Predicted 3D model of a 528-nucleotide part of an RNA (small-subunit ribosomal RNA, 5' domain) from an uncultured bacterium.
Rfam family: Bacterial small subunit ribosomal RNA.
RNAcentral holds the full RNA, with entries from ENA and Greengenes.
[in-house]
Context: one part of a larger RNA
RNA sequence: GAUGAACGCUAGCUACCGGCUUAACACAUGCAAGUCGAGGGGCAGCAUGUUGGUUGCUUGCAACCAAUGCUGACAACCCGCGCACGGGUGAGUAACGCGUAUCCAACCUAUUCAAUACUCAGGCAUAACCCGUUGAAAGACGGACUAAUUCCUGAAGGUAUGUAUUUUUCUCAUGAAUUAUACAUUAAAGAAUUUCGGUAUUGGAUGGGGAUGCGUCUGAUUAGUUUGUUGGUGAGGUAACGGCUCACCAAGACUUCGAUCAAUAAGGGUUCUGAGAGGAAGGUCCCCCACAUUGGAACUGAGACACGGUCCAAACUCCUACGGGAAGUAUUAUUGAGGAAUAUUGGUCAAUGGAUGCAAAACUGAACCAACCCAGUACCGAGCACGAUGAAAGCCCUAUGGGUUGUAAACUGCUUUUAUGUGAGAAAAAAGAUAGGGAUGUAUACUUAUUUGCAUGUAUCACAUGAAUAAAGACCGGCUAAUUCCGUGCCAGCACCCGCGGUAAUACAGAAGGGCCACGCGUUAUCC
Numbered sequence: 001g002a003u004g005a006a007c008g009c010u011a012g013c014u015a016c017c018g019g020c021u022u023a024a025c026a027c028a029u030g031c032a033a034g035u036c037g038a039g040g041g042g043c044a045g046c047a048u049g050u051u052g053g054u055u056g057c058u059u060g061c062a063a064c065c066a067a068u069g070c071u072g073a074c075a076a077c078c079c080g081c082g083c084a085c086g087g088g089u090g091a092g093u094a095a096c097g098c099g100u101a102u103c104c105a106a107c108c109u110a111u112u113c114a115a116u117a118c119u120c121a122g123g124c125a126u127a128a129c130c131c132g133u134u135g136a137a138a139g140a141c142g143g144a145c146u147a148a149u150u151c152c153u154g155a156a157g158g159u160a161u162g163u164a165u166u167u168u169u170c171u172c173a174u175g176a177a178u179u180a181u182a183c184a185u186u187a188a189a190g191a192a193u194u195u196c197g198g199u200a201u202u203g204g205a206u207g208g209g210g211a212u213g214c215g216u217c218u219g220a221u222u223a224g225u226u227u228g229u230u231g232g233u234g235a236g237g238u239a240a241c242g243g244c245u246c247a248c249c250a251a252g253a254c255u256u257c258g259a260u261c262a263a264u265a266a267g268g269g270u271u272c273u274g275a276g277a278g279g280a281a282g283g284u285c286c287c288c289c290a291c292a293u294u295g296g297a298a299c300u301g302a303g304a305c306a307c308g309g310u311c312c313a314a315a316c317u318c319c320u321a322c323g324g325g326a327a328g329u330a331u332u333a334u335u336g337a338g339g340a341a342u343a344u345u346g347g348u349c350a351a352u353g354g355a356u357g358c359a360a361a362a363c364u365g366a367a368c369c370a371a372c373c374c375a376g377u378a379c380c381g382a383g384c385a386c387g388a389u390g391a392a393a394g395c396c397c398u399a400u401g402g403g404u405u406g407u408a409a410a411c412u413g414c415u416u417u418u419a420u421g422u423g424a425g426a427a428a429a430a431a432g433a434u435a436g437g438g439a440u441g442u443a444u445a446c447u448u449a450u451u452u453g454c455a456u457g458u459a460u461c462a463c464a465u466g467a468a469u470a471a472a473g474a475c476c477g478g479c480u481a482a483u484u485c486c487g488u489g490c491c492a493g494c495a496c497c498c499g500c501g502g503u504a505a506u507a508c509a510g511a512a513g514g515g516c517c518a519c520g521c522g523u524u525a526u527c528c
Stems, first nucleotide, its partner, number of pairs: 001527003005524005012380001014378003018373002020338001025336002029333002034081002039078002042074001046072002049068009088291003097216008107208002112204008120154004130143005160185006168177003190196002218262002224254003229251008267287003270281004293314005317326003344370001346369003352366001353364002356361001383414003394405001396403002419465006431452007473516001475514002477498002483512003487508001493500002
């Protein structure tokens, strides 16, 4: 000098920033991922229309009952998209994990953009609803019925892929691109009217996958390690290369330039320190990796071997009718425990962003906003001027003359940041949304009307009142700026170090005075 700090004393305001470093310990409760009716059958509830009936009378209206999905909308259900993002944590990992550079002629990529072409004809089911069985529950099972942008079959033609033959060009190599022919395989879905979709292929963009060079902590009181191990041939598998896996063959491969083993640890951008070289750290923010009670596995999907999905095993907790079931805060808020130690079971989707939707919109503990905490950084304030008979009084010192506290106070004048009270009062929306309009170039453009702000009557401003509401902490032997008295008497105590204290202690305790820093000041811990 620094810190995600803690502790002691003290504490006026504002802004910004930060806040479980320990037990990846256990968690009550609520919330954190839904959305689409412009894909579908439907009608549980709400609203609405129609029909019928009853009652009332103001004789065409009201109330009630029943039927009806016609309409708005829509619980549950089928389908689609999303749930692989966002948010958290750092346990594991010494590794192509990360950083940097290069390569893939060995690869994939939903949504999106550009281009080309197409969107034909049929069919089998199934959920919901209904009927029934069963269970304490979680739930499970059977029968019958039905729809779709669910699922399945087929056609034609094109493209693509594969095999065989073939033309031309090119590459560092395996080879790549390309022309032609034959055979084989392969597609689609509607809804709705400014359109939104579906299928195939090519290219781009974005995101990912893989390979390699170099770099990446400690220990030899760890010296040998390895059998899919190292390589080859073939096959399987993968989006793709590869012992990735398997069969056979060979016997290799790594290592004192430190293999193997053990210990520790997520990595980087960066941060702290230092003149630098270096040394130390990796909290917040950004990039990347890994993980989601522990261990294992796959399914779905463009993408996961999936934090709030599934299955199996284990530990723990909970429910039970003892037959069997349920759960996973390292999301957010909260609780217990641990600890020197770390916050609210808050508000809003107004903005930014995200998934869904034509849109309106609904969802969003992402995010924004507020609450708590001197943990930190920065600003402001607590008055200003004048005032010497250097007043009086007090404490302290004294050589008893006086000195010091001290321009300090009083007195006189001024100001009102802040405080209190009263009143006015934003910006962020120049954006977005709905409805309409004109022109063309039909669009990320222009324009009219209406509408959208949680925090917020907040920030801020004006006026009034009145010096009014606001200073502490540690230190004074040397290092190190700042000294005297009294008490104590190697006691009580101090102290980073040197060292003070045994009767005149500038070093202990108190007081007066002084220098330092200041809404902080010290102590402890750690790093340079």